[in-house]
RNA sequence: AGAGUAGAGCGCGCGCGUCGGGGUUUCCCGGUAGUGCCGUCGGAUGGGAGGUUGCCGACGGACGAAGUGGCCUUGUCACGCGGUGCGCGCUUGCAGCCGCU
Numbered sequence: 001a002g003a004g005u006a007g008a009g010c011g012c013g014c015g016c017g018u019c020g021g022g023g024u025u026u027c028c029c030g031g032u033a034g035u036g037c038c039g040u041c042g043g044a045u046g047g048g049a050g051g052u053u054g055c056c057g058a059c060g061g062a063c064g065a066a067g068u069g070g071c072c073u074u075g076u077c078a079c080g081c082g083g084u085g086c087g088c089g090c091u092u093g094c095a096g097c098c099g100c101u
Stems, first nucleotide, its partner, number of pairs: 001101002007092009016082003019030004037061007047098002051094001067079005
């Protein structure tokens, strides 16, 4: 000096959710999943030990989604929507100690 994590961004593919009422341009009310937010506890995290301001899980709390059209109409399909889940690819990516090249 270099390699290499949990993750993050982008692209592609496959999925999940998209409710009820009033009013019918707008809008209002009551709900629901996921994501995100707050608190508590726990867990994992370059090859090793260890570690958080980053990541994951559980519990509790607050908040809270955009639907429309077609059809053979108990449903299904398409186009959208949600800071939605997973896989793959590219890019990026541990402050200190030890180790590797």
THF (Tetrahydrofolate) riboswitch aptamer from a bovine gut metagenome, 101 nucleotides, folded computationally.
The model forms 93% of the base pairs in the Rfam consensus.
Its mean pLDDT, the model's own confidence on a scale to 100, is 81.
RNAcentral holds the sequence, with entries from MGnify.